[in-house]
RNA sequence: GCUUUCGGGGCAGGGUGAGGGCAAUUGCCCAAUUCCCGAUCGGCGGUAAAGCCCGCGAGCGCGGUUGCGCAGGAUCCGGUGAAAUUCCGGAGCCGACGGUAAAGUCCGGAUAGGAGAAGGC
Numbered sequence: 001g002c003u004u005u006c007g008g009g010g011c012a013g014g015g016u017g018a019g020g021g022c023a024a025u026u027g028c029c030c031a032a033u034u035c036c037c038g039a040u041c042g043g044c045g046g047u048a049a050a051g052c053c054c055g056c057g058a059g060c061g062c063g064g065u066u067g068c069g070c071a072g073g074a075u076c077c078g079g080u081g082a083a084a085u086u087c088c089g090g091a092g093c094c095g096a097c098g099g100u101a102a103a104g105u106c107c108g109g110a111u112a113g114g115a116g117a118a119g120g121c
Base pairs, nucleotide, nucleotide: 001121002120003119004118005117006116013037014036015035019030020029021028022027039105040104041095042094043056044055045054046053051093052092059070060069061068062067075091076090077089078088079087097108098107099106
C1' cells in the first nucleotide's frame, strides 16, 4: 500500500388518562415502552481496568471527499495503592435528529455510516 472479516445495548411490573368509541342519564370500553412510580442500557482509542478524565465516532452544513465548521451530555465522597474522577464501598448524574400523548430504551433515516479491532497478501 492492497484486501477480507468483525464492528451498540436497553422499560419487567404498576398508576394516570391527552384523545377516541359505544351507550343514553351519567355508565361502559379502548387508549403513553413518551407523563408519574419503578425497571433497565452503556461504541472506539488512551490512561491503574472509565457512559460522566483526554481524544475520536454517530447528527447537520460546506467541501477540493484529505478535511473544515456547527450542534450534541453527565461525578462526587471515602478506602487501598507508587499510581485509580478508571478498582472496591457509598451516593448521584447523562443520553443527537425526525415521528408519535412529551421517548437514552418504540418506529424511522439505517440492508446506511462508523471510530476502530483482528487476519491475509
FMN riboswitch aptamer (RFN element) from a marine sediment metagenome, 121 nucleotides, folded computationally. RNAcentral holds the sequence, with entries from MGnify. Its mean pLDDT, the model's own confidence on a scale to 100, is 84. The model forms 100% of the base pairs in the Rfam consensus.